Predicted 3D model of a 100-nucleotide RNA (SAM riboswitch aptamer (S box leader)). It was read from a public genome assembly, where an Rfam model found it.

[in-house]
RNA sequence: UUCUUAUCAAGAGAGAUGGAGGGAUUUGGCCCUUUGAAGUCUCAGCAACCGGACACAGUCACGGUGCUAAUUCCAAUAGGCAUAGCCUAGUAGAUGAGAA
Repeated sequence: UUCUUAUCAAGAGAGAUGGAGGGAUUUGGCCCUUUGAAGUCUCAGCAACCGGACACAGUCACGGUGCUAAUUCCAAUAGGCAUAGCCUAGUAGAUGAGAA
């Protein structure tokens, strides 16, 4: 990188550094941001996907990841409805596990 599969409405932030962007990509919205963005580091926290342990319908953050504004921020394609809009499915994406 590709494929398979599960999940994606819940949950969880402070400090240091940094110095203008960020919310995956494109477009359009909307939002965050000099009352300090991204990135990096430290500490803290959330969460049972894999491993492990245990008093084993489960529990435990010990090990491996992951995550800590807003539903994956919302829409884009298709279908439906009681049509300022809403619902369902899909695409894309993210994360875990397995495989090539």

About this RNA: The coordinates come from a structure-prediction model, not an experiment, and the mean pLDDT is 87.